Source information:
The prediction has a mean pLDDT of 84. Transfer RNA from Opitutus terrae PB90-1, 72 nucleotides, folded computationally. The source organism's lineage runs through Bacteria, Verrucomicrobiota, Opitutaceae, Opitutus and Opitutus terrae. The sequence is in RNAcentral, with records from Rfam.

[in-house]
RNA sequence: GCCAGGGUAGCUCAGUGGUAGAGCAGGGGACUCAUAAGCCCUUGGUCGCCGGUUCAAUCCCGGCCCCUGGCA
Repeated sequence: GCCAGGGUAGCUCAGUGGUAGAGCAGGGGACUCAUAAGCCCUUGGUCGCCGGUUCAAUCCCGGCCCCUGGCA
């Protein structure tokens, strides 16, 4: 340099045009003599950045940045 995959909550990841989600972690509650586990509730997001298409973009198109793998 070229090709492919990826960037979404603190972490691991879903979400292929129509209100952004799960598990873990964090907070609270109930239970218990007490603690842990398990149970119930709950906080937390400029969806990597800039443009474009669209009534509407995490999603489609273009450019750029970063990570991983392959080729040279």